[in-house]
Context: one part of a larger RNA
Order: sequence, then C1' cells, then structure tokens
RNA sequence: UGACGGGGACCCGCACAAGCGGUGGAGCAUGUGGUUUAAUUCGAAGCAACGCGAAGAACCUUACCAAGUCUUGACAUCAUUCUGACCGGCGCGUAACGGCGCUUUCUCUUCGGAGCAGGAGUGACAGGUGGUGCAUGGUUGUCGUCAGCUCGUGUCGUGAGAUGUUGGGUUAAGUCCCGCAACGAGCGCAACCCUUAUCCUUAGUAGCCAGCAGUAAGAUGGGCACUCUAGGGAGACUGCCAGGGAUAACCUGGAGGAAGGUGGGGAUGACGUCAAAUCAUCAUGCCCCUUAUGAUUUGGGCUACACACGUGCUACAAUGGCGUAAACAAAGGGAAGCGAAGCCGCGAGGUGAAGCAAAUCCCAAAAAUAACGUCCCAGUUCGGAUUGUAGGCUGCAACUCGCCUGCAUGAAGCUGGAAUCGCUAGUAAUCGCGAAUCAGAAUGUCGCGGUGAAUACGUUCCCGGGUCUUGUACA
Repeated sequence: UGACGGGGACCCGCACAAGCGGUGGAGCAUGUGGUUUAAUUCGAAGCAACGCGAAGAACCUUACCAAGUCUUGACAUCAUUCUGACCGGCGCGUAACGGCGCUUUCUCUUCGGAGCAGGAGUGACAGGUGGUGCAUGGUUGUCGUCAGCUCGUGUCGUGAGAUGUUGGGUUAAGUCCCGCAACGAGCGCAACCCUUAUCCUUAGUAGCCAGCAGUAAGAUGGGCACUCUAGGGAGACUGCCAGGGAUAACCUGGAGGAAGGUGGGGAUGACGUCAAAUCAUCAUGCCCCUUAUGAUUUGGGCUACACACGUGCUACAAUGGCGUAAACAAAGGGAAGCGAAGCCGCGAGGUGAAGCAAAUCCCAAAAAUAACGUCCCAGUUCGGAUUGUAGGCUGCAACUCGCCUGCAUGAAGCUGGAAUCGCUAGUAAUCGCGAAUCAGAAUGUCGCGGUGAAUACGUUCCCGGGUCUUGUACA
C1' cells in the first nucleotide's frame, strides 16, 4: 500500500421488512447429470453451466457409429503431358455414391500458338469440427451503470509511498458547494443520440370525414377541419414563489403546466478482477494425422431410460367450465410469397383464383371482457395425460423420429414438506397477437398491445456493494 475481520461509523440496492404471484407435490415439454449403447458427436459447471452455443437433429444439417468406396483428393494455386470439350440426354449396374457403355458438342489465330474446359500420372501441396482458451488475437460473461480508477507539476517522507481523492454539508453520482500544500488535467458520472408523453407548423394519398350531395358500404363527388402519417420547430431550466440551510451547494412545500426536479424506457459498461468462457463462428503459434484423425455414400445415432436436478407449460375449478350471439388493439410479415370471396368437408384441410413488391390487397379471428342460458361442489359438464381408430399437411421419404384434425378412451391431480424465486406502476398478475429460424416441425426466444392491483412503518437482522477508520499469525 492492499486484502481480510462472527471490529467500529456513515450510506445504498426488491437486500431484508410490508405485500402480490410463483417454484418445490401432479401430468407433460425442454435442458443437464447418471446409466445404457456400435454410437448415444462436442462444448458450457456456484452466483456468472443446465428452454445455454442450437433463430428450430426425419435425409441434409452432423462433427458420432456400422458398412461400402476414393487417394494430388469434395475445395485452391502452379509445373508436365494428352484431348477438344464441359454441361446435357439415354441405357446397364449398385442399398447408394463410386463404376461401365452410347449419344450430342468449343472460341480466337499472324497457323507458330493462345484462351477455356476436361482426362492422366507425378511433384509441390490441399484437407483436419484432431490437441493445447494454461501459447494467442478477436469476441463475450461477471463484479456493475457500482462511483470509482489514474496522471502532470508542486510539497512531505531515507524509502516503499503519501498528499491531491481526506474533512464539513449535499447528491442517483469523485454530483456540486465550502474549507484545506496543494494547483490543474484525463478515463468514468451527467449531457449530447433513439423512443415515448403535450402543442404549433408544413404536407394530404393509399390515411381521415365536421359540414354539403350520395350509398348496402368514406363506395363516390367534395374537403384536409379532426384522427393519423412524417419532416421542421416549441416545451422543463430548480426558470418563479415561500420556508429551511452557512448569504453556498442543496432540501421541503407551492404556483403555472401535457409533463417537475434525472418526466418514463432504451442504447451507452472506466482502471481492473476471475490463467472466467470460446482453438467447434472466425483468425492464429506450436504439436499431431497424411491410401487417413482427410473425402464420399447408404443406414443408424444425437429422440435410448430403474433414476436425480434445473427451467417452463397445463391443471387441480364456480372470481370457474361449456354453449349462443355482440364489441374494442398494437406491432409485424408477404413474390419459389401472403393468398380473399365463393364452393366442398363435422374438422384438420381441399378447390378456387380476385387482389397485392403493400398506410391500397392478404395473413387477420384479437382474446380476456360485457349480455343471455346451463352446470350445483362431485375426481364432476373440473382436468386433460395415455391409448385405439379414421383422416389431413409438408416433404424423394414421417418405421426408428414430424405437426394437425374427428370419434372413442378419460390417468395423476382437491393448492403442494424443508426450502426457495420474481416484482415498487401502466409494474406484478392475467389475456391474446406477431416475428426470426423454417419445406415441415415451439409450452422456447424476441417483440406487441388489452385488462390492471396490493404494499413499502422502517434499516435491528440476512445477502451484495461504496466511503472513512481500527486490528492483523496474510501478500
């Protein structure tokens, strides 16, 4: 100087407390461990691994296993030699790739050759998701959006170092004020950026409709006032008032205001810590393989199942289930695409083809909610697992191993031990909708809106963090 203390003082955080809803019990989905297996590819491991890499394993992917094949190679450049093609079409053969045969067929030229393409063998070489993240770059997690981390000059100290950065206040903040052997400065904080909340203005189609005409319908004439869209501006700054405070910084209350003291949300992550993660995104040193640890094909596996754990979904019902007929979103996507109306089917779906590269058309029905009816507390008209059967869709192909529908079947489950998690407001809880990936395949992920609470006395205690101080068997 740090680090540590079941030392002290001060402060903060859904850290506790006050509340609301969960997990832990059940069934299923999904990841992991373990076990099994020819293989169940590999990585991730307290917080910070475990719906994680994977924004999507039937083949492919695919790295694993079995079997069949290839060896200058599936891919790149160069050298040698031969040919004129390559692509395409047909036939034989194979589990398939490989293989065998037939057919079609280049350009320029100064005729020396050149370009391009293919074959052959040889050599340089290719190739490796093989090892090492404890050789590395790059990227990322975490403490933590915590308020810290440093430097120049000066001063003090023999020196390591100290001071500044400590102190009195204050703040979300090393934020600001005052004081001070310090005076300044840098990286962080804040602001500048995006979005949302109010108003003005410009513009008015594909959007809107107050008044006029008109209709089944903003369909049309008409209009751009309103909504909305997207450009430009205004607005919030402790600016004003009162009190407190040291006449400061600042705090408390008030006015005006759509918004008030950082208005809400996001992006933004200092010096560093964990030899943290990643050689399997990529790049890369060294080591290793080179008729195989490379390449290719078929089939299988990653989907196994006495069990254990994590994360979720659906429930156990009446604040509910079911039926009938009504209402109100936002944000997205669409051309190898979205696909309307109509018709067929109980339905999944089929047919059909209008419109739309979209404020025009389509996906598209929002659902919780409200109204009416029914059920009457039951393992039930709760719950839907499992199984049988009949179908649909995608796709060469749904056996291993997809999703969906109809009928039948109707398991566990009556609110969950010890323990444990999230959340402070348009939040929790609850309700649907969309997108990426994607032929098909979400209860996951990322977004969107609808309905919409309770509680916070307080900081004694648990956890984590910050500042000062004190002790030390630690460096």